[in-house]
RNA sequence: GCCACUUUAGCUCAGUUGGUAGAGCAGCCGUUUUGUAAACGGCAGGUCGUCAGUUCGAGCCUGACAAGUGGCU
Numbered sequence: 001g002c003c004a005c006u007u008u009a010g011c012u013c014a015g016u017u018g019g020u021a022g023a024g025c026a027g028c029c030g031u032u033u034u035g036u037a038a039a040c041g042g043c044a045g046g047u048c049g050u051c052a053g054u055u056c057g058a059g060c061c062u063g064a065c066a067a068g069u070g071g072c073u
Base pairs, nucleotide, nucleotide: 001072002071003070004069005068006067007066010025011024012023013022019056027043028042029041030040031039049065050064051063052062053061
């Protein structure tokens, strides 16, 4: 230098054919216990990497850029 893939909650990851974004763990509150852990119930947490484009409507489609991983030279 070129090619491919990845980027979504604090962490690990889903998200189907474009139609109001989810799970597990972690966190907080409660129930239970003499107390802790475990278990159970609930709550909170998101500019979907950034900027544009297409569309009535974009996490999803298109382009550029950034970061990361792998490969080729």